[in-house]
Molecule: Lysine riboswitch aptamer
Organism: uncultured Acetatifactor sp.
RNA sequence: GAUAGAGGUUGCGUUUUUCAUAAGUACUUUUUCUGAUGCGGCAGGCGCAGGUGAGGGAGGGGGAAAGGGGAACACGCCGAAAGAGCUGCUGUCUGCAGGCCGCGUCUUGGGCAUACAGUGAAGAAUUGUAUGACUGUCAUCCGUUUUCGAGAUGGUGCGCUAUC
Numbered sequence: 001g002a003u004a005g006a007g008g009u010u011g012c013g014u015u016u017u018u019c020a021u022a023a024g025u026a027c028u029u030u031u032u033c034u035g036a037u038g039c040g041g042c043a044g045g046c047g048c049a050g051g052u053g054a055g056g057g058a059g060g061g062g063g064a065a066a067g068g069g070g071a072a073c074a075c076g077c078c079g080a081a082a083g084a085g086c087u088g089c090u091g092u093c094u095g096c097a098g099g100c101c102g103c104g105u106c107u108u109g110g111g112c113a114u115a116c117a118g119u120g121a122a123g124a125a126u127u128g129u130a131u132g133a134c135u136g137u138c139a140u141c142c143g144u145u146u147u148c149g150a151g152a153u154g155g156u157g158c159g160c161u162a163u164c
Base pairs, nucleotide, nucleotide: 001164002163003162004161005160008078011077012076013075014074016072017071018070019069027062028061029060030059031058032057033056034055037049038048039047040046041096042095043094044093081108082107083106084105087102088101090099109135110134112132113131114130115129116128117127118126119125136156137155138154139153140152141151
């Protein structure tokens, strides 16, 4: 340097199906009360609707979806993957926000629990930080030594093991 593997049965990610939640919400229709604004992510401008009743309150009828989540199958894998920040694109009439994709840079071995913060409808979930034990692996020390299993400390994937 090349090839092949291991960590965990709650390793990581993706598609499909199904279930619950979102929610009796958004939206729509109708009755009634009130009476001039409302909508297009925000602002300006512009456009549309509006006393043939905007918007709001109360009652009746109809009534979703996306994202996220559980389960099952399948597929791709072991920096799998995730996040941070920057830049470009998109979005636009202008500016800002948001979102998608991409480049290079940085961080993280893995899952779990707790606390705080962000996203989110959410006591779901997820992301970041910190702490805790567990676990994989390597090094050192101690013990044991047929087999070996166990303890302490420290590091962490550009790592570890095997072969060439």